[in-house]
Molecule: c-di-AMP riboswitch aptamer (ydaO/yuaA leader)
Organism: Aneurinibacillus sp. XH2
This record gives sequence, structure tokens and C1' cells, in this order.
RNA sequence: UUGCAAAUUCGGCCUAAUUCCGGAGCAUCCGGAAGCGGAGGACCCACGUAUUUGGGGUUAAUCCUUACUUUUGUAAGGAGGGAUGAGAAUCGCUCUUUCGCCAUCCUACCCGUCAGCUAACUUCGUCGGCUAAAGCGAAGGAGGUC
Repeated sequence: UUGCAAAUUCGGCCUAAUUCCGGAGCAUCCGGAAGCGGAGGACCCACGUAUUUGGGGUUAAUCCUUACUUUUGUAAGGAGGGAUGAGAAUCGCUCUUUCGCCAUCCUACCCGUCAGCUAACUUCGUCGGCUAAAGCGAAGGAGGUC
């Protein structure tokens, strides 16, 4: 000097999953608050006929075909859905949104026979994972300035 791997910090990303306060046996635990997110639950409305061909929920996470499999499922393929693409520069100054193409990646979990909507009310979660690399083009919005 270069390459590879690991750890920490800062920054950045997915996700509702963040911040603050108090206590303790003090990194790990307990409790509370705010913020964010979910479920159950009337009248009215809806369903008027569903109930093993089970049904339902969170979520982007569903559908179809083929083969295998006792089944749940497994594999492959297709469609659909979702995430990221920094910084800088340009566009008249600042902030910011959307769309298209391209590239890479994801396509999961739960309840347990049971739930339509739903005010009051009741109740639950606040985990986990990733990152040293990174494209092109188009159309707006708000503020400000002249």
C1' cells in the first nucleotide's frame, strides 16, 4: 500500500416497533408515560344462508400450472405484490412528492372451530434484521425572490 474477515461508533435502510421517566439484585430485569401500530366490541347498515369443502387475523407476503409427497407440504416455472438505488451535480434559491425504465433483493407469520361493520368500552404489541455499495430519465407541489 492492497485484499479478506470480525468488532465498535457515526450515518443510512426495512419494520408499528421510537423517545422519556422511576426502581432494582444495576449492560441483561421490573414498572409507568408519550408516540406509533393491531384486535375484540351496539343501534343502524350488510349478509339472508353460512356452518371441514372449516373460518378468520397481521402483513407487501397472494394466485395459477407441473412434478413429488399419506397430509401439512417440497421443488420448479409463471403472474401479481413489496423494498432499496446514498452523496454530489443539474433543473434559477430552499424544502419536498410522484411516475417510468434498469439493477439487486424479499414474497412471511399467527388464532384454533371462533369473530361482518361498529360509538362507548375492553385489550395487545413496541421485536427483529441489514449496510461501505449506490443507475438513467420525466412530471409536479409548497415556500421564497425578481